[in-house]
């Protein structure tokens, strides 16, 4: 300067035939218990990195631009 890969909940990831967004762990209430952990039940959390664009419909396809890795190039 080029070329690939990620970017989705508080953390780690899943979801890529386009169709109202989901798991663990974390959390909050209740039950169990002298309490605590464990176990169980129920629940809150999410502008899908950002701006446009196609489309009845976009996390999911197209284009820019911010991070964050790798690779090659260049120059010391």
């Nucleotide at each position: 300067c080029g070329g690939g890969g990620c970017g989705u909940a508080g953390c780690g990831c899943a979801g890529u035939u386009g169709g109202u967004a989901g798991c663990g762990c974390g959390c909050g209430u209740c039950g169990u218990u002298c309490g605590g952990g464990u176990c169980g039940a129920c629940g809150a959390g999410g502008u899908c990195a950002u701006g446009g664009g196609u489309u009845c419909g976009a996390a999911u396809c197209c284009c820019g631009u911010c991070g964050c890795c790798c690779c090659g190039a260049c120059c010391a």